[in-house]
Context: one part of a larger RNA
Molecule: large-subunit ribosomal RNA, domain IV
Organism: Viola pubescens var. scabriuscula
């Protein structure tokens, strides 16, 4: 110096991104809000009383309140930098399959599902409760539907081109025709899907502009006007989303870029990738007060251990 600890006047968080240490602490009776899902909250709070050598009595084992935000919860998780607002979770909902089930593995065999049977299985989204979940089916997607209407490959009545025995002009030449096969063109009609037809959003997804108008002014209840499959409703809203921004105004402090209430100009909130609100819950984020202290003001003085020097 570095590790464990004791004490320190007056201050008491002034330190720091950020209170690391202390503080608090047993038993007893007694009080004990707001809000609530009536169960909690709650050991609330708080002031007393009391035994012991000794209350973190070994081991286990609270510092209190008052907002706010995420997540309802106990659980789970990056073994070895992240324990969380991320996972999962009862619940909600679509949506698959009638059992030799969907549906996973596997080349088959065969297994799981499951010795189950729709109150059971399997997939996807939300994610306790509460109050709700609006407006689009035009585009992908889905699963239906078939009346007309289009439609390939294939097949196909007929039509019809070459060839071609062999007719045949008194003979050759060379003309003209030609059976049966093989061929190449056309070809009524037959012909699935799909195009189409309707429908479906807790299926992917989407939910505009622009120009005027009120007797001060401002502002638009309101009107035109353009596009759309329809123009974001309720609810919220500078917020885990607000760029401009430390917006603005209000609490709060002497002094508050955080923070709590508004406001609404939502750059670029929004309804199960859910809104929105909620008791309780948390080694979760955040703001605040109480207590409490050597974090600090500013240091100081000890006590064990180590280190270090000499031996």
């Nucleotide at each position: 110096c570095u590790c464990u600890c004791u004490c320190u006047a007056a201050g008491g968080a002034a330190c720091u991104c950020g209170g690391a240490a202390a503080a608090u602490a047993g038993c007893u009776a007694c009080g004990u809000a707001a809000c609530u899902u009536c169960g909690g909250g709650a050991g609330a709070a708080g002031g007393g009383g009391u035994c012991g050598u000794a209350g973190u009595g070994a081991c286990c084992a609270g510092g209190c309140c008052c907002g706010g935000a995420c997540g309802a919860c106990u659980g789970u998780u990056u073994a070895c930098c992240a324990a969380a607002a991320a996972c999962a979770c009862a619940a909600g909902u679509c949506u698959u399959g009638a059992c030799a089930a969907a549906g996973u593995c596997a080349a088959a065999a065969g297994a799981c599902c499951a010795u189950g049977u729709a109150u059971a299985a399997g997939g996807g989204c939300u994610g306790a409760c509460g109050c709700c979940u609006a407006c689009c089916u035009a585009g992908u997607g889905c699963a239906g539907g078939a009346a007309g209407g289009u439609c390939a490959a294939g097949g196909a009545a007929g039509u019809u081109u070459g060839u071609g025995a062999u007719c045949g002009g008194a003979u050759g030449a060379c003309a003209g025709g030609g059976g049966a096969g093989c061929u190449g063109a056309c070809g009524a009609c037959c012909g699935a899907a799909g195009c189409c037809c309707a429908g479906u959003g807790a299926a992917c997804a989407g939910c505009a502009g622009u120009c005027g108008u009120a007797a001060c002014u401002a502002u638009a209840a309101u009107g035109g006007u353009c596009c759309u499959a329809a123009g974001g409703u309720a609810g919220c809203g500078a917020a885990a989303u607000u760029c401009c921004u430390u917006a603005u105004c209000g609490g709060g402090u002497a002094a508050g870029u955080u923070u709590c209430g508004a406001c609404c100009c939502g750059c670029a909130c929004g309804a199960a990738a859910g809104g929105c609100g909620u008791a309780a819950c948390a080694a979760u984020c955040u703001g605040g007060g109480c207590a409490u202290u050597g974090u600090c003001u500013c240091g100081g003085a000890g006590a064990g251990a180590g280190g270090c020097u000499c031996g």